[in-house]
This is a predicted structure of a 1526-nucleotide RNA (small-subunit ribosomal RNA) from an Oscillospiraceae bacterium. Its Rfam family is "Bacterial small subunit ribosomal RNA".
RNA sequence: AAACGUAAGAGUUUGAUCCCUAGCUCAGGACGAACGCUGGCGGCGUGCCUAACACAUGCAAGUCGAGCGGAAGUAUUUGAGGAGCUUGCUUUUUUUGGAUACUUUAGCGGCGGACGGGUGAGUAACGCGUGAGUAACCUUGGCCUGUACAGGGGGAUAACAGUUAGAAAUGACUGCUAAUACCGCAUAAGACCACAGUACCGCAUGGUACAGGGGUCAAAGAUUUAUCGGUACAGGAUGGACUCGCGUCCCAUUAGCUAGUUGGCGGGAUAACAGCCCACCAAGGCGACGAUGGGUAGCCGACCUGAGAGGGUGAUCGGCCACACUGGGACUGAGACACGGCCCAGACUCCUACGGGAGGCAGCAGUGGGGAAUAUUGGGCAAUGGGCGCAAGCCUGACCCAGCAACGCCGCGUGAAGGAAGAAGGUCUUCGGAUUGUAAACUUUUGUCGCCGGGAACGAUAAUGACGGUACCCGGUAAGAAAGCCCCGGCUAACUACGUGCCAGCAGCCGCGGUAAUACGUAGGGGGCGAGCGUUGUCCGGAAUUACUGGGCGUAAAGGGCGCGUAGGCGGCCGGAUAAGUUAGAUGUGAAAUCCCCGGGCUCAACCUGGGUGUUGCAUUUAAAACUGUCUGGCUUGAGUGCAGGAGAGGAAAGCGGAAUUCCUAGUGUAGCGGUGAAAUGCGUAGAUAUUAGGAGGAACAUCAGUGGCGAAGGCGGCUUUCUGGACUGUAACUGACGCUGAGGCGCGAGAGCGUGGGGAGCAAACAGGAUUAGAUACCCUGGUAGUCCACGCCGUAAACGAUGAAUACUAGGUGUAGGGGGUAUCGACCCCCUCUGUGCCGCAGCAAACGCAAUAAGUAUUCCGCCUGGGGAGUACGGCCGCAAGGUUGAAACUCAAAGGAAUUGACGGGGGCCCGCACAAGCAGCGGAGCAUGUGGUUUAAUUCGACGCAACGCGAAGAACCUUACCAAGACUUGACAUCCUCUGACGCAUAUAGAGAUAUAUGUUCCCUUCGGGGCAGAGAGACAGGUGGUGCAUGGUUGUCGUCAGCUCGUGUCGUGAGAUGUUGGGUUAAGUCCCGCAACGAGCGCAACCCUUGUGAACAGUUGCCAGUAUUAAGUUAGGAACUCUGUUCAGACUGCCGUGGACAACACGGAGGAAGGUGGGGACGACGUCAAAUCAUCAUGCCCCUUACGUCUUGGGCUACACACGUGCUACAAUGGCCGUAACAGAGGGCAGCGAAAGGGCAACCUGGAGCGAAUCUCAAAAAAACGGUCUCAGUUCAGAUUGUGGGCUGCAACCCGCCCACAUGAAGACGGAGUUGCUAGUAAUCGCGGAUCAGCAUGCCGCGGUGAAUGCGUUCCCGGGCCUUGUACACACCGCCCGUCACACCAUGGGAGUUGAGAGCACCCGAAGUCGGUGACCUAACCCGCAAGGGAAGGAGCCGCCGAAGGUGAGAUCGAUGACUGGGGUGAAGUCGUAACAAGGUAGCCGUAUCGGAAGGUGCGGCUGGAUCACCUCCUUU
Repeated sequence: AAACGUAAGAGUUUGAUCCCUAGCUCAGGACGAACGCUGGCGGCGUGCCUAACACAUGCAAGUCGAGCGGAAGUAUUUGAGGAGCUUGCUUUUUUUGGAUACUUUAGCGGCGGACGGGUGAGUAACGCGUGAGUAACCUUGGCCUGUACAGGGGGAUAACAGUUAGAAAUGACUGCUAAUACCGCAUAAGACCACAGUACCGCAUGGUACAGGGGUCAAAGAUUUAUCGGUACAGGAUGGACUCGCGUCCCAUUAGCUAGUUGGCGGGAUAACAGCCCACCAAGGCGACGAUGGGUAGCCGACCUGAGAGGGUGAUCGGCCACACUGGGACUGAGACACGGCCCAGACUCCUACGGGAGGCAGCAGUGGGGAAUAUUGGGCAAUGGGCGCAAGCCUGACCCAGCAACGCCGCGUGAAGGAAGAAGGUCUUCGGAUUGUAAACUUUUGUCGCCGGGAACGAUAAUGACGGUACCCGGUAAGAAAGCCCCGGCUAACUACGUGCCAGCAGCCGCGGUAAUACGUAGGGGGCGAGCGUUGUCCGGAAUUACUGGGCGUAAAGGGCGCGUAGGCGGCCGGAUAAGUUAGAUGUGAAAUCCCCGGGCUCAACCUGGGUGUUGCAUUUAAAACUGUCUGGCUUGAGUGCAGGAGAGGAAAGCGGAAUUCCUAGUGUAGCGGUGAAAUGCGUAGAUAUUAGGAGGAACAUCAGUGGCGAAGGCGGCUUUCUGGACUGUAACUGACGCUGAGGCGCGAGAGCGUGGGGAGCAAACAGGAUUAGAUACCCUGGUAGUCCACGCCGUAAACGAUGAAUACUAGGUGUAGGGGGUAUCGACCCCCUCUGUGCCGCAGCAAACGCAAUAAGUAUUCCGCCUGGGGAGUACGGCCGCAAGGUUGAAACUCAAAGGAAUUGACGGGGGCCCGCACAAGCAGCGGAGCAUGUGGUUUAAUUCGACGCAACGCGAAGAACCUUACCAAGACUUGACAUCCUCUGACGCAUAUAGAGAUAUAUGUUCCCUUCGGGGCAGAGAGACAGGUGGUGCAUGGUUGUCGUCAGCUCGUGUCGUGAGAUGUUGGGUUAAGUCCCGCAACGAGCGCAACCCUUGUGAACAGUUGCCAGUAUUAAGUUAGGAACUCUGUUCAGACUGCCGUGGACAACACGGAGGAAGGUGGGGACGACGUCAAAUCAUCAUGCCCCUUACGUCUUGGGCUACACACGUGCUACAAUGGCCGUAACAGAGGGCAGCGAAAGGGCAACCUGGAGCGAAUCUCAAAAAAACGGUCUCAGUUCAGAUUGUGGGCUGCAACCCGCCCACAUGAAGACGGAGUUGCUAGUAAUCGCGGAUCAGCAUGCCGCGGUGAAUGCGUUCCCGGGCCUUGUACACACCGCCCGUCACACCAUGGGAGUUGAGAGCACCCGAAGUCGGUGACCUAACCCGCAAGGGAAGGAGCCGCCGAAGGUGAGAUCGAUGACUGGGGUGAAGUCGUAACAAGGUAGCCGUAUCGGAAGGUGCGGCUGGAUCACCUCCUUU
């Protein structure tokens, strides 16, 4: 010097948004862990969390012979006996001894088994933590210090011996013996006890010290002579006991608990206080500051997490407690009510001779069991520590070590350097390559680790080492033995291929998978971590998601319906005191370990360790006095009172009034009334309705009337009277903080509903009938009962709403309105100004997610109360309380979902609104729908009737033309490198002609026979092999391209700026105008793009130029513009002109523009066409074409013949022809345009009734030809009929095309002559050269249009207008829709599954109560029986003292009974949730088609309907009021 250095977010509700609300989920850390895959080494730690389940076996508490008597053994010695003989030696035996030494130790005795070790069952408690206290205690064993002492006796008893019982365990009796075992006596410094006294002190009882006499009480020896013991007392240390303050989990759906209970007096008991126990007395004690009860749990130091505050945990280590098979009990002892002691009861296990006994691993190992899961029946007392001992020493599963386990933390390794042919292989590929990848191979090198060999510790400074020949060191050796796991859609670092095809599977959340899956499985590649990696579980974090730090309540969950008020909380101004809170200092404590800092030791680290900080706390003490508290003195501004006023649907009671409805009576009067969208039920000729008069009765009070008034809220409305509450204004006389809020509590509380009794006119749940409807338990109508009204009593809920608790203070304004006061002015009123109170609107700051609020706050602050914490289940169940009932109040859980919501945005939609347009309607014309036929489609049929197109926007569509072909379909017959393309090799033909077989494809035979060339080869054809061809096979929901449609509708966007947190808005809205987002004006917008328009084509007028094949005015000519000629006209073609609201007038805003007019061929985009914005419909097309992927490959390819696409009970679409006289038929005779033509158009002429044939002039065409235009016109005929209409059908005979008209073409002639007489509901087209009608041409095509595409001729009617139908555009509004109304969505019912409530009961658990029985045992009593020590006595015996036994209190287990609580289960039953595409309806969201919702009552299959009252969280239109702007 340090011990401060600390805070991250993301995914998911939506079409999109929000820094909204809110839940769910993830990323981090940790673990006594487990599981899966994998696994080289070492160090340090850790290791039954479950069955406090049961335990085999071994060990875990012994020791002392220096306490004692014995016993046994060994040795020596001695004695005795025997034997032998060398007669004094040897040997032997202990039958009989003695002594000594050593060793061992069953018993008596001492100390220790109360420590150490284990476990966490119980315990919510002074158990634990912390801090105090004991003047209420122990420390009598052991330890330390000190003082004093140990004299002299006695009687037993185990062992042992004998007898005896028993299977055993274990005893019984007799006899002997010792002690540091036991018992008297002496001594008493001292201790204790009672008595009375003095001094001092304290904290209440009281304590300490001193002195007095009285009573009681001790001792043990051993020995190696060093010592070790013994007794009493005092002090210390240590350990323990008790008491108290504070702290210590959840449930109030546990609210009252308590009889020894609370206290007292007196006893007993204890080391000691105390109801600890007992007798008596009193009636207390605890509790919302949570008693009692229930559930759960050992507590702490600490550990994990966190920025912190907190939250969670209580393994290992340490402190305390509790327990020791379960329950009870005491004994011994200093200490226990005792884990390895005793007794009893119970369960279990074992032994047994059945009589009786033994046992307790929650000590260390170990076994079984349970479980997802947790180790060796190891070594050693070497160290540390403990017991005993004088000691040596013995014991010690405490402990030290080793073993097992990746269980955790830490460290090391699996090699390093070089190395590009970027090898091979793998994977992908656009086939070029890329990647794996310096990676490997290869070269060089090292030696952690491994193996071999050698040395060798510290731990013990003398001896003693389990670990251990270990750590460590040295030498040698060889890259040799050593890498996996998870992930790769986003969060979240990391992508491709194949397989699979809503399957298999994945998934933490969102979500992937239905044929191109970065999400499944595999592979390649990549990312992360690494001897580990993932998964699961739990805790904290993120989560400010319980908010103390640090949240909210208008609409998201959340303000109590309203008041009065208790406890509590909070509280105005000025002084004084105090010191409880508060602040500061000091002291004690906060054990050690842990955390942190600075160091040190193991090679580092983990780990160990020294010192320090810290330990936020508690206690004591000193000080301060601002604030809070308390006490005290004052004040008036808060609050209240008084006095003077005025306003009011404030409340209660009584009386009165008129209008109206209904009813009754009477009159007038006659056929209807009533009701509705339209009707009917109903009433009425027995006289209704209508009208007049009179009467009865009940209920409600028009106008005034007003975002006016009053009230706390609910609520209150005719008038008068009585009683009564509150507010307001003015004044400033009085009190002097008396205040605010308010858990519980008490009261009030719309409507509905309930009880009793009245009343009952109208209205009206239920109900009945009539309608409507598919049904109609509804909406509508006709009736109608409860009820609505009154009195009294209940109920106590509403969208009881301002969805906004009460109180106080502060913070720009403006403008209404109600009540009061004041000022100025005035004769007065009015006007004007100021002010208080109430009630509205607009608006600034500020707030807010936004909407919005804004002095009546949702702003800024303070105080108090209530309430919220995802949606559903559910305001439900159970329980409690209240109620007559209905029901109210309090109020969960299982289970289930990833959302449910709020506000706002863009769309879409509305049986919402406004404006506008369109042949959309209307006004018209002609049709369709009826008939026949044609054609397409559906359906049916078939071997096949190929395929596609399906509302508009499929259906005379693909198909601009199916007899074969086409052709894709079917049957049969054939081919297999193929009918077609490219490559390779070989051959030289191929082909043609003829013949044969065949249905043909094809096959065979005969004849004939190559080309070009730069000489390399190429073309063509055949044969062969394989790559490949081929597919009208699938997917238009993999695609390109093309097309339809909304729609030629006027829209769709962008840049910059601005506004908004944002999605987005603005621009693009508004006022006009237009065909038009066309233009003008305005405007926080200014500009721009794609669309509109214009530019293009055509048509309408003119001009110029050009005149052939076109034209012909004039001239000539002809049968004829035929020819000569002309260039005027028509026409053709090219290039120009022309039209622009340019001009005038009116309107409009002086604009845009509109209307009218002039001129003009044409007038307001002149007519028509081409042209189709952003996008929508997964619209159509894989069968035009192209194409990914899949599929077929002697066939799903190719060829051939025949058939089919042409079928036919039927249905639909589109057309044609008709039904006739505006017509049919016959005759005469006119006028077009636009096109086509050489495998063609085809003239004249001729033949045929005709189709057509013969013919072949002319023409590649302004020349020739198709080619006749038709309707029209004129003349004639028919005369209203199934016809002289219509033409189907059929027959016969012909013609044409073609290889071929049978299936299956077209045409002609003759004959036949069907339906049909103008078409139901409904529906289509068309606004002018249009509809209608008439013919002509073309494409396709050998032939075949009623279709399609074009052309011209004739040529109308109507349009008031925008209410309605359809479609569209713009603005606005509502929305629960966004797959966008073909949307969303509710309830019953049926089925399956899940959890749950009730339930006759059944069964179990724990706790308590009452009674019975009552073991062991303590205590008490008794003790006739028994008894060595002491006393008396010679003795016998007696006494003292004690005991057995018996009795009593208490007392565990057990039994019985009545209840309460909590589980499990239960026929049946109730609702709830979730499920695939079930059934019935359509309740809600739009005005949701009856606005919805709330409370209540009632009814109904169900959503729900209806009545009464309430709310706006209702659309639309109109009116009133207010506000803003002018």

Its mean pLDDT, the model's own confidence on a scale to 100, is 82.